[in-house]
Context: one part of a larger RNA
Molecule: small-subunit ribosomal RNA, central domain
Organism: metagenome
Formats: sequence, C1' cells, structure tokens
RNA sequence: CUGGGCGUAAAGGGUGCGUAGGUGGUUUCUUAAGUCAGAGGUGAAAGGCUACGGCUCAACCGUAGUAAGCCUUUGAAACUGGGAAACUUGAGUGCAGGAGAGGAGAGUGGAAUUCCUAGUGUAGCGGUGAAAUGCGUAGAUAUUAGGAGGAACACCAGUGGCGAAGGCGGCUUACUGGACGAUUACUGACGCUGAGGCUCGAAAGCGUGGGGAGCAAACAGGAUUAGAUACCCUGGUAGUCCACGCUGUAAACGAUGAAUACUAGGUGUCGGGGAGCAUUGCUCUUCGGUGCCGCAGCAAACGCAAUAAGUAUUCCGCCUGGGGGGUACGCUCGCAAGAAUGAAACUC
Repeated sequence: CUGGGCGUAAAGGGUGCGUAGGUGGUUUCUUAAGUCAGAGGUGAAAGGCUACGGCUCAACCGUAGUAAGCCUUUGAAACUGGGAAACUUGAGUGCAGGAGAGGAGAGUGGAAUUCCUAGUGUAGCGGUGAAAUGCGUAGAUAUUAGGAGGAACACCAGUGGCGAAGGCGGCUUACUGGACGAUUACUGACGCUGAGGCUCGAAAGCGUGGGGAGCAAACAGGAUUAGAUACCCUGGUAGUCCACGCUGUAAACGAUGAAUACUAGGUGUCGGGGAGCAUUGCUCUUCGGUGCCGCAGCAAACGCAAUAAGUAUUCCGCCUGGGGGGUACGCUCGCAAGAAUGAAACUC
C1' cells in the first nucleotide's frame, strides 16, 4: 500500500454554510470517451510464467510456448460518460393554518439578599461536630415603615418545547430566522456530500470603558491536625453583570459524521391533518418530533434494535502497540495566556 476498522478496546472533525472534487431519479433518440469483441503492428536479448529436456537431484543450463501494456483499424451499444428532447416521485416555490425558553432591541413586574434613614426594643447576635476569629451598649440581632442598587427569575415545569451546535426560561412590545401539518397550484433533477475557505462557538481568560447586591479564585484571620500552603468557619479582591473587541478551547457527549432507501410489534408523550362515535372526550387512521420495552439481525460482551450499533449505497473526517508526547523544532494565528499543525532518538 492493499486491507480491517472508529458507542465503551486506537479512531467521528465542536457546529453549520459552501468552493473545487466525488457522486446522483424516470423515459426516448443520438454519440462512441470509458466498456466489450475481431484483426494487424510493437512488445530486442537476458529475466518472469507454463511445458518438456540436460548435468545422479537441486541450484544452474537448454528448447518451445506465452502475458499485460501501447499504437492503428473494423464493429457492438446493455451499463457509465457527452449531446438533444420530455417527465414528476427527489429538491425547491406559492396560497391559506396552528405550535414553540429560536435570535437580537426596548420597556416593565414581584419575591428575596445586601446597604442607608427613621421608629420600637435590649444584650446579645452569628457560626460549628465543638469552638473561635467576626459583629454588638458609639445600641447590633429581631421587628415596623420608607428609600437605594445590582443580579437572578420560585410556582407553571414535564426522559415537555425550540435551535446546526454552543445553548435558550418573569411579563409586554415592535423587528426577525427555522421547522411542521394541509393543499397539490408552480419550477422541472435545480439533488447529496464536501478537501481547502468562511461563519457561529459554554466556562475561564485578555483589552478599553462602565457597573458591582449576592456569590467568590487569590489573599487574611479562626479552627482542625503530627503538620494542614486543604476540607469547616469569619472576612474578602479579581471575576461573575453591561457595551465593544479578542481568544477558539471542553467528558463541545448520544463518548455514536452527513444524506437516502429498506427491515416484526407494543406502549407513553408533544405539534398538526382525516374519518367515525359523540359532546368537551373516546376509537380508528396518517405525517413530523421526543422517550421506554422488544423480534429478526448485529455485537468480544455490555448492549443497539425504524431516533440502529441491522441490511445497502454515496461523500467527508479519523485510527494503525504503550511510554517518550499532544512534548521538541519549524510554520501559521494571538496583546498575552496560549491555540492549530506535529515528530524523532531512546525505551518496554
């Protein structure tokens, strides 16, 4: 390399959009590039392969036959490709619908924590396994009234919903993306995948400017302990929040790439449609999601099982013993932190 693989053994890219490329539905006509058949040329000798023979065998040697490939030419037309014409089931569009924490902006609400002011009130409060640090007679904790400010949205809430993934949850409003069912009116293969490329991408972190209630790395103190640079307690700064920009990583997980088709059933639930019975729903059925159980099949087993890890096809990514090492070096990106790409010696 061929091959064999990628849920858990090494291995699915964090995610989408999309370029080149690869690949691609039904019918007719045509072409003859691929494909197939015939003929001719070339294919030096040696070597290779096959058969037979010679050294007592073999190696070795001899004789005969022979290949793919390339070129020319004559044909075939099923399949692939090219050209022409058509089709509607794939894909997309239109009309009229209902569902949704999908996105980004503005406004607004109540509960709670903290702080401030005032009233009542008096000696404790707080915290723990037990304590202490801490707060409090300069009046705390508790309680009542008023005010300030920031952050998060109890119940509803659900193996519920939406989103490509990250993720999204008080309420109202204007802007906006997608999916779904129904109707089959329109276009007529416009599809699938996608190396590079571009977009988005939790938390932490970084830059500039705001904001700062609670929480809380670092830090300080009190405990615990042989020690305690921890676990527990009292404090507490970055940060957490907002705007703009950067970073580009996660057990970014379903540890399961995308698309299409096919392959027993049963039972929940969410969003639509149809039919029947009927009144607030039930039965049957049909699409699209989301769960559980389970047959065939698969699997080393665990398990998966129409949301496949089954049966097939297309395209991409990745793996090839452990350590060294996701390290070194080089290069690209980044303000930095670092990210991306990514070895070898040596060793078992």